A computed fold for a 572-nucleotide part of an RNA from a metagenome, annotated as small-subunit ribosomal RNA, 5' domain.
It matches the Rfam family "Bacterial small subunit ribosomal RNA".
The RNAcentral record of the full RNA draws on SILVA.
Context: one part of a larger RNA
RNA sequence: GAGUGAACGCUGGCGGCGUGGAUUAGGCAUGCAAGUCGUGCGAUCCUUGCUUGAAGCUUACCUGAGUGCUUGCACAAGGGUAAGCGGAUGGCGCUGGAUAGCGGCAAACGGGUGAGGAACACGUGAGUAAUUUGCCCUAAAGACAAACAUAGCUUCGUGAAAACGGAGGUAAUAUUUGAUGUGCCCCACUGAUCGUAUGGUUAGCGGGGUAAAGGCGGGGACCGUAAGGCCUGCCACUUUGGGAUGAGCUCGCGUCCUAUCAGCUUGUUGGUGGGGUAAUGGCCUACCAAGGCGUUUGACGGGUAGCUGGUCUGAGAGGAUGGUCAGCCACACUGGGACUGAGACACUGCCCAGACUCCUACGGGAGGCUGCAGUCGAGAAUAUUUAGCAAUGGGCGAAAGCCUGACUAUGCGACGCCGCGUGAGGGAUGAAGGUUUUCGGAUCGUAAACCUCUUUUGUUAGGAAAGAAAACUUUUGGGUUAAUAUCCCAAAAACUGACGGUACCUAACGAAUAAGCCACGGCCAACUCCGUGCCAGCAGCCGCGGUAAUACGGAGGUGGCAAGCGUUACUC
Repeated sequence: GAGUGAACGCUGGCGGCGUGGAUUAGGCAUGCAAGUCGUGCGAUCCUUGCUUGAAGCUUACCUGAGUGCUUGCACAAGGGUAAGCGGAUGGCGCUGGAUAGCGGCAAACGGGUGAGGAACACGUGAGUAAUUUGCCCUAAAGACAAACAUAGCUUCGUGAAAACGGAGGUAAUAUUUGAUGUGCCCCACUGAUCGUAUGGUUAGCGGGGUAAAGGCGGGGACCGUAAGGCCUGCCACUUUGGGAUGAGCUCGCGUCCUAUCAGCUUGUUGGUGGGGUAAUGGCCUACCAAGGCGUUUGACGGGUAGCUGGUCUGAGAGGAUGGUCAGCCACACUGGGACUGAGACACUGCCCAGACUCCUACGGGAGGCUGCAGUCGAGAAUAUUUAGCAAUGGGCGAAAGCCUGACUAUGCGACGCCGCGUGAGGGAUGAAGGUUUUCGGAUCGUAAACCUCUUUUGUUAGGAAAGAAAACUUUUGGGUUAAUAUCCCAAAAACUGACGGUACCUAACGAAUAAGCCACGGCCAACUCCGUGCCAGCAGCCGCGGUAAUACGGAGGUGGCAAGCGUUACUC
């Protein structure tokens, strides 16, 4: 001099773009952060239409326990019949909607952190003739027949709760069995061809094994009372080949300090048989052999550390560093384990153990912010318990759509970078005042006042975007088709904005709302006076201060930088 995820002191006008828990991988209240599909399934509820027509009420007639008495007249609870009102309940069917459960897909992504790890973890370059890959694309072939359950539901019970059990019965794209086998897999035989090797690829024949599921529409002829058969479109399903993408494994090279760590190792090194895996392999196991690594090419041990693209510095070589962004890895209260699945040994899944916290009827249960906010603690120190799915992206769905603390926005912090402003021109009685003085003056100083002007910024008012194009809907045209269904393509119209009445533009007002910090002995740009008197103090180094201190403290002046300036820490 440059730099920083900085902090501290003094000061502080605005905007844009970035950036912000580096310490305790310490503990966490609360809310949200992963759902979706009814075009897979049976139920349940609501909506609307037709039908059924209970209780009850009213009226008319019949009857009449009884009561009053003037003894044949009134009044009457109740019962029966009919009609009307009424609308409970049940049944059938349509459209639309809602959902607990079964089922499918997703939840292995996205988001966080850097504890561990010196290792094929990362980087780079190869290999896989030792592998796998859901959804997606593409090619070929198929999708026939049946069956057993179970949740929901009903009912009974246990428990404070969390939750659980018995009985009955029901569905499916849930589960299972059989058929078929283009293919695929295994075994045997006969060839062809290729490779650096184990060996790979491929043709023929024989034997054995192996699959599936439906859903939503549309329809001219034919069959059928109808449902439908039949034809057809879309989505889904099964088997196999190829692709794409993702992943696994192996190897060469590179990757900190330490010899006050010199010897280390028994699944250790290799082989054979077996097991296991998608796959090679001591990965595991039994047996056999006795090997394997290492002394400056540093084994083993100890310490430290996520790695890289990059970042900072430097002329470069190098040195330091790895925050934000991007790639990879590892972790998810601590330790261990597997299940499901294409993919996990799984952050907001399961089981066990432990520590901690909470509930409890003391028998037993619940939890995991290293997601977004937020809180306590420790610390020099690090932000809103905000808005929206409008955009981009993701999951599910045929779609409408739903979900999304990813993301987009917003708030806070001069934490950083960049930009703008705090006015411009004129103005000498060189005013007053301050400081200083050799008392003449000098200086602050065109600085101010004063005159003229401007309005960035600010305040108020008015106007006002882009970010939005898709999908869906409607219409038209074209294609596919037997078809005017469906589907696909093109065009037009219409709909959708959190930010936000924001950016931006215009007008009015008025210099109006806006300057500090550090230094001034040398290094190092910038000097005098007063106070103090080896005191108080300064200081990066040299050093200053003991009565004339340009070095301490104050003042005036000057220098530097400027919404910042200085100090501290660290790196080059």